Predicted 3D model of a 545-nucleotide part of an RNA (small-subunit ribosomal RNA, 5' domain) from a metagenome.

[in-house]
Context: one part of a larger RNA
RNA sequence: GAACGAACGCUGGCGGCGUGCUUAACACAUGCAAGUCGAACGAGAAAGUUCCCUUCGGGGGAUGAGUAGAGUGGCAGACGGGUGAGUAACACGUGGGCAACCUGCCCGGAGGUGGGGGAUAACCCUUCGAAAGGAGGGCUAAUACCGCAUGACAUCUCGAGCACUUAGGGGUUCGAGAUCAAAGCCAGCCUCUGCUUGCAAGCUGGUGCCACCGGAGGGGCCCGCGCCCCAUUAGCUUGUUGGUGAGGUAACGGCUCACCAAGGCCGCGAUGGGUAGCCGGCCUGAGAGGGUGAUCGGCCACACUGGAACUGAGACACGGUCCAGACUCCUACGGGAGGCAGCAGUGAGGAAUUUUGCGCAAUGGGCGAAAGCCUGACGCAGCGACGCCGCGUGGAGGACGAAGGCCUUCGGGUCGUAAACUCCUGUCAAGCGGGACGAAUCCUGCGGGGAUGAAUAAGCCCCGCAAUUGACGGUACCGCUGGAGGAAGCCCCGGCUAACUCCGUGCCAGCAGCCGCGGUAACACGGGGGGAGCGAGCGUUGUUC
Numbered sequence: 001g002a003a004c005g006a007a008c009g010c011u012g013g014c015g016g017c018g019u020g021c022u023u024a025a026c027a028c029a030u031g032c033a034a035g036u037c038g039a040a041c042g043a044g045a046a047a048g049u050u051c052c053c054u055u056c057g058g059g060g061g062a063u064g065a066g067u068a069g070a071g072u073g074g075c076a077g078a079c080g081g082g083u084g085a086g087u088a089a090c091a092c093g094u095g096g097g098c099a100a101c102c103u104g105c106c107c108g109g110a111g112g113u114g115g116g117g118g119a120u121a122a123c124c125c126u127u128c129g130a131a132a133g134g135a136g137g138g139c140u141a142a143u144a145c146c147g148c149a150u151g152a153c154a155u156c157u158c159g160a161g162c163a164c165u166u167a168g169g170g171g172u173u174c175g176a177g178a179u180c181a182a183a184g185c186c187a188g189c190c191u192c193u194g195c196u197u198g199c200a201a202g203c204u205g206g207u208g209c210c211a212c213c214g215g216a217g218g219g220g221c222c223c224g225c226g227c228c229c230c231a232u233u234a235g236c237u238u239g240u241u242g243g244u245g246a247g248g249u250a251a252c253g254g255c256u257c258a259c260c261a262a263g264g265c266c267g268c269g270a271u272g273g274g275u276a277g278c279c280g281g282c283c284u285g286a287g288a289g290g291g292u293g294a295u296c297g298g299c300c301a302c303a304c305u306g307g308a309a310c311u312g313a314g315a316c317a318c319g320g321u322c323c324a325g326a327c328u329c330c331u332a333c334g335g336g337a338g339g340c341a342g343c344a345g346u347g348a349g350g351a352a353u354u355u356u357g358c359g360c361a362a363u364g365g366g367c368g369a370a371a372g373c374c375u376g377a378c379g380c381a382g383c384g385a386c387g388c389c390g391c392g393u394g395g396a397g398g399a400c401g402a403a404g405g406c407c408u409u410c411g412g413g414u415c416g417u418a419a420a421c422u423c424c425u426g427u428c429a430a431g432c433g434g435g436a437c438g439a440a441u442c443c444u445g446c447g448g449g450g451a452u453g454a455a456u457a458a459g460c461c462c463c464g465c466a467a468u469u470g471a472c473g474g475u476a477c478c479g480c481u482g483g484a485g486g487a488a489g490c491c492c493c494g495g496c497u498a499a500c501u502c503c504g505u506g507c508c509a510g511c512a513g514c515c516g517c518g519g520u521a522a523c524a525c526g527g528g529g530g531g532a533g534c535g536a537g538c539g540u541u542g543u544u545c
Stems, first nucleotide, its partner, number of pairs: 001545004006541005013391006019384002021349001026347003030344003035075003040072002048063006082302003092226007101219003106215004111210003114148001116146002123138006154179009164169001184207006193200003228274003235265003240262008277299004281292004304325005327338004355381001357380003363377001364375004394424004404415004428486001430481005438472001444466007489534002492531002494515003500529005510517002
């Protein structure tokens, strides 16, 4: 000099864009943060409104409404969001490999979707419990569950051929055998079929379901290289190193196990200890390098602590389950409930870090055919000079120079065109008025076209038009009103280092980054005047180069 997620002191007008627990991965009150689908399924209220009856207590019907709230089932809850504890490791970065692998939703291709069965929640009854939550009996549905059938370009086994090979094998073609599947729903129509002549078992369309091939995107595993400090850590290792076989996994592997062999690593630093998430980047520097890893992006790890599996395409799962532990809470003392390192917020710790705000309008995500619902992701607003940037606090004129302060050699000098005063301007703030972009998709309606179709039907695809939708926000922006009105401080002045005098003090009180000042004329302490520097900031402290 530059930099900062800063803090502290004094001061503080406005705006834009950013940014804000670096400490206790300490404990958490309260609310919200993951649901959705009635076009998979069985059921199904109430208030209110209205009608009827009435012994005036009430009862019944319709509507509300196949709505709410539950249940079965599906998909999502493995994403998104947080944190950095652990980890010196194939964790990360980079470059390769898998003849050793998986992949829901999505895209392309080519097939299939036949026929049966038994249950069970919800509900009803009984019952245990303070609660949390159960137990027994009875009824019922499905795209829930279970057999059967069919089945190959799928998998496995066997045989044969072909080209390849790192000689283990993998690929490919043909043949034989074995194994494995499914689910419906919605809309429209009456051409075919059936009948009750307008319906579905029929037809058409849409969307699902099953098995398979390929893709995209995602993931798993392996390897080369790179990746902090201590040798005042020198030896470490028994599933250890390798083999055979088996098990296990989506998959290779000592991953696990049995047996066999006795190996494996290490001064090019093993083992141990300390510290630490890694990177793109960021800061600094002419560079080389050094420091760092906040915000944003990629990867990893973790979710009260430790352990475990279940479900699933995917987890060993932050707002799932089970066990143990510590802690907190409820209890009828028998027993139960909980996990903010999600967004706000509280206490504690600390030098120190914000609102228990608004909205799903946009972008993105989940579910749904859609309408839509959910979304503390996100978009915004609020608070903080925490940072960067921009703007303002007025402009011009104005004296042989007011008053006043300070200094003085008492002549004067200086603050100083500074003020007053005159003329002007109108940014920002204030008030009044106008007032956005961000919105276009989807959907709906209308019109036109296309493919399918028996069809001028429906649905599907394309085009056009119309209509609807804004949290921010009456915000940005624009116009008008008035009048200099509301808006300047901080640090320094001995040298380094730009800036000097007077008074007070008297090695005292004090200053200080280094050198050093102060013991009676102190440009170095304190105050005044003056001056230098920066300016809504200025200094100090800390840290890095």